[in-house]
RNA sequence: AUUAACCUUAAAGCGCCUGGACUCAAGCUAUACUUGAGUUGACGAGGAAGAAGUUUUAUCGAAAGAUUCGGCGGAUUAACUUCCGGUAUGCUACUACCGUUAAAGGUCUCACAAAGUCCCGAGGUGACUCGGGAAACAAAAGGGACUAGGUAGCUAC
Numbered sequence: 001a002u003u004a005a006c007c008u009u010a011a012a013g014c015g016c017c018u019g020g021a022c023u024c025a026a027g028c029u030a031u032a033c034u035u036g037a038g039u040u041g042a043c044g045a046g047g048a049a050g051a052a053g054u055u056u057u058a059u060c061g062a063a064a065g066a067u068u069c070g071g072c073g074g075a076u077u078a079a080c081u082u083c084c085g086g087u088a089u090g091c092u093a094c095u096a097c098c099g100u101u102a103a104a105g106g107u108c109u110c111a112c113a114a115a116g117u118c119c120c121g122a123g124g125u126g127a128c129u130c131g132g133g134a135a136a137c138a139a140a141a142g143g144g145a146c147u148a149g150g151u152a153g154c155u156a157c
Base pairs, nucleotide, nucleotide: 014073015072016071017070019069020040021039022038023037024036025035026034027033043061044060045059050083051082052081053080054079055078084099085098086097087096088095090154091153092152093151094150105147106146107145108144109143110142117134118133119132120131121130122129123128
């Protein structure tokens, strides 16, 4: 360097399971109970667009209406503090709002999902798991338009 095989990564609604629920097997008169082995346990949108720290029950809707319940861990959440940076007048200080797309707020507007559903396939005794196709349906964040901006000192005109 090439070839082959195997493993890992891609993921933060992510990982896990001693509860619950469910399945199978054995014991048993028994659908109960016990034991063993299993199954399930978050659907996408958005998010690590400055750095660090502390705290934290970490944003948004969709579905369901026993479970997306309960618990543990984690986390890109939010608030606050310090620093760096941007904007608000050229510079400085303070203040406010933000984070390199660096103006919060207000009004109007634009586009966007997967599960679920229906149809089909693969695996499993089963609970259930994995996949393909069809027609849909959000909100937040986001894009666009309009609107919405300080104080003091210095300097220049």